[in-house]
RNA sequence: GAACUGAAGAGUUUGAUCCUGGCUCAGAUUGAACGCUGGCGGCAGUGCCUAACACAUGCAAGUCGAACGGUAACAGAUAGUAGCUUGCUACCUUGCUGACGAGCGGCGGACGGGUGAGUAAUGCUUGGGAAUCUGCCUUUAGGUGGGGGACAACGUCGGGAAACGACGAGCUAAUACCGCAUAACGUCUACGGACGCAAAGUCGGGGAUCUUCGGACUCUCGCGCUUAUGAGAUGAGCCCAAGUGCGGAUUAGCUAGUUGGUGAGGUAAUGGCUUACCAAGGCGACGAUCCGUAGCUGGUCUGAGAGGAUGAUCAGCCACACUGGAACUGAGACACGGUCCAGACUCCUACGGGAGGCAGCAGUGGGGAAUAUUGCGACAAUGGGCGAAAGCCUGAUCGCAGCAAUGCCGCGUGUGUGAAGAAGGCCUUCGGGUUGUAAAGCACUUUCAGUAGAGGAGGAAAGCUUACGUGUUAAUAACCGUGCAGUCUUGACGUUACCUGCAGAAGAAGCACCGGCUAACUCCGUGCCAGCAGCCGCGGUAAUACGGAGGGUGCGAGCGUUAAUCCGGAAUUACUGGGCGUAAAGCGCGCGUAGGCGGUUGUUUAAGUCAGAUGUGAAAGCCCAGGGCUCAACCUGUGGAACUGCAUUUGAAACUGGCAUGACUAGAGUGCAGUAGAGGGAAGUGGAAUUCCAGGUGUAGCGGUGAAAUGCGUAGAGAUCUGAAGGAACACCAGUGGCGAAGGCGGCUUCCUGGGCUGAAACUGACGCUGAGGUGCGAAAGCGUGGGGAGCAAACAGGAUUAGAUACCCUGGUAGUCCACGCCGUAAACGAUGAGUACUAGAUGUUGGGGGCUUACAGUCUCGUGUGUCGAAGCUAACGCAUUAAGUACUCCGCCUGGGGAGUACGGCCGCAAGGUUAAAACUCAAAGGAAUUGACGGGGGCCCGCACAAGCGGUGGAGCAUGUGGUUUAAUUCGAUGCAACGCGAAGAACCUUACCUACCCUUGACAUCCCGAGAACUUUCUAGAGAUAGAUUAGUGCCUUCGGGAACUCUGAGUACAGGUGCUGCAUGGCUGUCGUCAGCUCGUGUCGUGAGAUGUUGGGUUAAGUCCCGCAACGAGCGCAACCCUUAUCCUUAGUUGCCAGCACGUAAUGGUGGGAACUCUAAGGAGACUGCCGGUGACAAACCGGAGGAAGGUGGGGACGACGUCAAGUCAUCAUGGCCCUUACGGGCUAGGGCUACACACGUGCUACAAUGGCGAAUACAAAGGGCCGCGAACCCGCGAGGUAAGCGAAUCCCAUAAAGUUCGUCGUCAGUCCGGAUUGGAGUCUGCAACUCGACUCCAUGAAGUCUGGAAUCGCUAGUAAUCGCGGAUCAGAAUGCCGCGGUGAAUACGUUCCCGGGCCUUGUACACACCGCCCGUCACACCAUGGGAGUUGGUUGCACCAGAAGUAGGUAGCUUAACCUUCGGGAGGGCGCUUACCACGGUGUGGAUUAAUGACUGGGGUGAAGUCGUAACAAGGUAGCCGUAGGGGAACCUGCGGCUGGAUCACCUCCUUA
Repeated sequence: GAACUGAAGAGUUUGAUCCUGGCUCAGAUUGAACGCUGGCGGCAGUGCCUAACACAUGCAAGUCGAACGGUAACAGAUAGUAGCUUGCUACCUUGCUGACGAGCGGCGGACGGGUGAGUAAUGCUUGGGAAUCUGCCUUUAGGUGGGGGACAACGUCGGGAAACGACGAGCUAAUACCGCAUAACGUCUACGGACGCAAAGUCGGGGAUCUUCGGACUCUCGCGCUUAUGAGAUGAGCCCAAGUGCGGAUUAGCUAGUUGGUGAGGUAAUGGCUUACCAAGGCGACGAUCCGUAGCUGGUCUGAGAGGAUGAUCAGCCACACUGGAACUGAGACACGGUCCAGACUCCUACGGGAGGCAGCAGUGGGGAAUAUUGCGACAAUGGGCGAAAGCCUGAUCGCAGCAAUGCCGCGUGUGUGAAGAAGGCCUUCGGGUUGUAAAGCACUUUCAGUAGAGGAGGAAAGCUUACGUGUUAAUAACCGUGCAGUCUUGACGUUACCUGCAGAAGAAGCACCGGCUAACUCCGUGCCAGCAGCCGCGGUAAUACGGAGGGUGCGAGCGUUAAUCCGGAAUUACUGGGCGUAAAGCGCGCGUAGGCGGUUGUUUAAGUCAGAUGUGAAAGCCCAGGGCUCAACCUGUGGAACUGCAUUUGAAACUGGCAUGACUAGAGUGCAGUAGAGGGAAGUGGAAUUCCAGGUGUAGCGGUGAAAUGCGUAGAGAUCUGAAGGAACACCAGUGGCGAAGGCGGCUUCCUGGGCUGAAACUGACGCUGAGGUGCGAAAGCGUGGGGAGCAAACAGGAUUAGAUACCCUGGUAGUCCACGCCGUAAACGAUGAGUACUAGAUGUUGGGGGCUUACAGUCUCGUGUGUCGAAGCUAACGCAUUAAGUACUCCGCCUGGGGAGUACGGCCGCAAGGUUAAAACUCAAAGGAAUUGACGGGGGCCCGCACAAGCGGUGGAGCAUGUGGUUUAAUUCGAUGCAACGCGAAGAACCUUACCUACCCUUGACAUCCCGAGAACUUUCUAGAGAUAGAUUAGUGCCUUCGGGAACUCUGAGUACAGGUGCUGCAUGGCUGUCGUCAGCUCGUGUCGUGAGAUGUUGGGUUAAGUCCCGCAACGAGCGCAACCCUUAUCCUUAGUUGCCAGCACGUAAUGGUGGGAACUCUAAGGAGACUGCCGGUGACAAACCGGAGGAAGGUGGGGACGACGUCAAGUCAUCAUGGCCCUUACGGGCUAGGGCUACACACGUGCUACAAUGGCGAAUACAAAGGGCCGCGAACCCGCGAGGUAAGCGAAUCCCAUAAAGUUCGUCGUCAGUCCGGAUUGGAGUCUGCAACUCGACUCCAUGAAGUCUGGAAUCGCUAGUAAUCGCGGAUCAGAAUGCCGCGGUGAAUACGUUCCCGGGCCUUGUACACACCGCCCGUCACACCAUGGGAGUUGGUUGCACCAGAAGUAGGUAGCUUAACCUUCGGGAGGGCGCUUACCACGGUGUGGAUUAAUGACUGGGGUGAAGUCGUAACAAGGUAGCCGUAGGGGAACCUGCGGCUGGAUCACCUCCUUA
């Protein structure tokens, strides 16, 4: 100085959050198993958990000759005989000796070893106890004398296959057996005594005498024997208490030897242990009895602990030994390797009969996921048995080896150096990276294994012999004990451990994992397949999740897995340490038994409590400090600590409890005086209303609905008046008012009756609280019997609605609703909140009492009781609760432990039934759930906006044509776009080309790019074949730069497992671009604040705006992206500048014209400025923002138009504009300026347009006024030609020339009153023009001719538009050779209407509900059908266990005893006593029978519901007011969800009203 060193979380429910709650994981552990792999060991341990299933073979319990008769075997010796080599062999004799088979006898086989079936207490653990025994051992006191008769062995006779047995006759010994003597002792006693009870000898040694020479006798030592009193030790039996005491109450009553007593018997001993009699007890809710399961403990595992789980190895106890029963012997057994019987099984057999028991050590079969060698031994050590001892035996044990990595521990498989960062592999952005100092190479080392060798501990202490000494003895002998010394020895392991030499990096690394949890990432393959998975989950063509590879991570001779286990985490059974308003959970409510808890104060006691001491709590183990193996694991000792316990004892007396005696009044109660009330029961009574009946008046409808119909009515309804009947319910008052325990209670009166509150303070004196079982009350519905029946109304009928409508709506209508009596016993029986007590801020209503003040009031203050609302602290997951707690505490009761299955099945109890109550499991899922948040949605609400509706104008939908799409067709009709937001869209223009499609023909490094080699400038002309591409021939040409080598561009050929190419696929791998909500007013952030958090606030509110526009207010203050503005254009003015534009004034000229000079005013052009800002005035508004009106002004409240499109949504569109990842094709899915065809088809359907149907018009003639554009591969004037399209051809790269006449309009004429027309122009025929290689498929235009549909304007439906707009009229442009009714622009003419926001559509903000979040195109319920799974019922069937009753009765024990039999003792010799066999009685195992026995398991035709299962059927019940609010109980009905009636609840939205609260 020590023994107490110790507490972690994560994943998964959601769009996200917090909570509740389950599931899963990370840790440790093992007598494990399986998979892959495997060097050494050393070390220390372990190894049938299953079939207590069956066992071949060997061994596991013997020993003693110093108890005995003896001599079968072995050895020796003695005597004899024979042979001969004269000391050897052979034969024979003698138990003489060493020894010893079998036998008799003793002790031991009750220990040691195995196993865990049974056993819930006859067991175990702890602590006590009295009525006991105990061989061997220790100790004490004695004795050990003298006789007798047998039975084995043995021999003889005979049986049996054997095992063995037995009869007869015969012999023999003892420490075997039996008497006698003696007697401590016991029993009895008349106290004199009497009676009863024992034994065994043997070994060694000495000695006198005797001897048959074997020995006898005697003394002595040792070992035995015997008796007894005690004592001890050891072991065993018994009793008690507590603990162990596990699970089930769906086991509640059990018990007749049962409980007790007396007598007797029995036992070693107490005792109903047994028996006779008597009594009627005993156990049990503190769980008896019954059923299931289980050996118990020290300990072991885990855990911070408390606990939980477990009971292998080691140790203690118990039980068992093939199954069941039984005793015998013995100190000890009801006996693992003993006996008897019964049973099952196995073996032998001569069929007559016998034998056996591995849960001892090995081993075999079997079972099983699974557990070893028929090993070497040895008793050397530690023990045990026997023996005087030597010694023998010992599968106990010890030691070694074998098998198994089964576990723990240790060591090794090298060490250092080594960058060219090798090769190879893998990846790659192609640069490189990584494997990786890793390897190779170089330099070292040698543990372990290997080999060789000389040594070499420790486990050994004893024992024996000799000698000496001591004791005993007569003794020196013998014996015993002890000590020293000496001698001779004792080792299985064992060739031990340990040590040393030698050689060489030599012989020695795997397993799992790498999506998160959880450390560790890439490539390839696969393509919801194959597969993975502990949970969440991964895989449908770019998988860090499957399989492989490379790399990495972890552990390492191991590593993983387990449908293997247990604890932990799990505070998820909560003692430590949980909960119950809404998550699972308060009994529907009282009364009350047991129990639990209990006011103030005094004395006492000491059960609880606290402290000390003593005993005990075995050892081992855990822990501490040491020690020993090289370390460790492991081992170790008269070490320590601990064992938290139990018992005994001594104290303390606060608290709890107890006894007794008291005392008290604050709890509780009684009495007194008041008081409010739908409290309960009974009887009576009243008016209004409905219905019905009778009568009067009176006439055609009434009634009902969203609209109708069924129904009633001319036989007189309905309406109205009068009268009468009957039943039920009680308007107003009426109220978050009252009363009651709850259910519940409402006209008025009377009677009976319970409780509460207030006041005063008399009495009792803790009499109290709670309350398992128990008992009573208990809405509605329902049931039974008997009444009653007006209205209402399940069922039912009819009518509607509807796809259907077993519903909602309507017309009827029965049970029922009402009364009496009796059942039922449940509800959302709710405040979803058990009862009681105490404490803890307030404010404000109200009911009913009391008190004070007062102006006596309708005021005010205040104390109790009840009932509401708001709210502080506190609590709560939040919502919320908050003196009426869900706060703070205490007491008692009830209840919960994931969802579903299921409040179901079975069983019990209750009920007439309906049903109620109590109440599981299999199986299945990873969630189910609560509160709150953000969205979205609602056949919810409020506010607001928009050509959204309305008010208007004009269309579409009908016709013909144009164009696009679908469909169909086709060789192809290329592809894409598909609600709004595809469809005159990509396409601003398909005859070829385009072109991507089809047919046919060609090419294959390619039409195009880069690189390499070779040749040639490039290139040009012509001919032939062919549909052409192309092929062949032919002709012309020699360029540019140069450092003279060559090079650049171009052409041709060739090479390439380089590459080109792809309008092939994937827009769901992408970029970019675009559409849409939507030019809607929104979308966000920082800081702060609030909230546990998701989130909220800001952004909401009051106003206002086109606007989140602005103002005010406000826990917010600011900011960003949007809005607006800045930009373009247009409307006015000014300045500047005037050509190609302009022309007022001046001048010239023309038929005429800015034609000319000139001008710079105007228009215009195009640059720059100005202007408009709610700036000014009035009103409204909040002194605001703003709105309304006005002035001025070209323009007025964004002046008009355009560009401009927030965060985001739609996996929106596009891989065919382009780009691009991946995949695919490569003589083809590529290429062809190759040809032809197709994209142009045509029964049909749809979209978008054009032209019309005419008179506001058509046609003809005349005539006026634009803007904005375009033009050289172009626009093309003018003249001329042509009926015309057009031809020819000046000018102009354009404010100059041209396109280019604008048209509607206006004027005149005609049609002339409505017709298929002088409307309309399709279609068709003919003739042409233009473009172009080309006009057939398939262009536009012109002329002549033809003249379809369509008509007084188009069904349902639907579109656009709010002012220079709609409508209408023409003009231009892009594309383009040519080809617009489309598209994009331009101007001309130029309206109508808007009361308004109820409705439709879309959108914004706020709020509300939600079971939605893929967000209502959501979610979701039930029947039916199919497949699979487990389960209930089921006529029964088959087993197990068991109760009761009875039969039966082996062996054995006990009792009895007629028969038979009998050595010891007695005898009067006849016999007797006693014993044995047999028989019999009682008990009893196996076995058997009965029982509508009980219980449990398996199975069963058929049947019930339940669960699960990508795409089945029918509906749509629920979630929003879910479209009839939903739900609970009950009853009826229905394919199904469900519907309806009655009562209840809010866990119902919305509107209105009432009441209350807060603020003013």

Predicted 3D model of a 1560-nucleotide RNA (small-subunit ribosomal RNA) from Woeseia sp. D3-10. The RNAcentral record of the sequence draws on ENA. Lineage of the source: Bacteria > Pseudomonadati > Pseudomonadota > Gammaproteobacteria > Woeseia. Its Rfam family is "Bacterial small subunit ribosomal RNA".